[in-house]
Molecule: c-di-GMP-I riboswitch aptamer
Organism: uncultured Nitrospirota bacterium
RNA sequence: CUACCGAAAGGGCAAAUCCAGGGCAACCGGGUGGCGCAAAACUACCUGUCCCUGAUGACCAGGAAUCGAGGGGUUGUCGAA
Numbered sequence: 001c002u003a004c005c006g007a008a009a010g011g012g013c014a015a016a017u018c019c020a021g022g023g024c025a026a027c028c029g030g031g032u033g034g035c036g037c038a039a040a041a042c043u044a045c046c047u048g049u050c051c052c053u054g055a056u057g058a059c060c061a062g063g064a065a066u067c068g069a070g071g072g073g074u075u076g077u078c079g080a081a
Stems, first nucleotide, its partner, number of pairs: 005079002012037002018031002021028002035068001041074003045071003048066002051063004
């Protein structure tokens, strides 16, 4: 210095709810709040789930969404056993 791992320290993020706004919707954003998280940072590449439109006996196609659903990729704090 790097990897594994996750004690301590400094900190970080922010679930549900409620209020206001955007959107046909899924959902997003600001405030509230703190369930939890060692990647709960970023990324829609794969899968899953969800919404809209169309179609089929069934499969499906297109668009939109979800990373705090899983995997992959990228980046990152600290340094005990």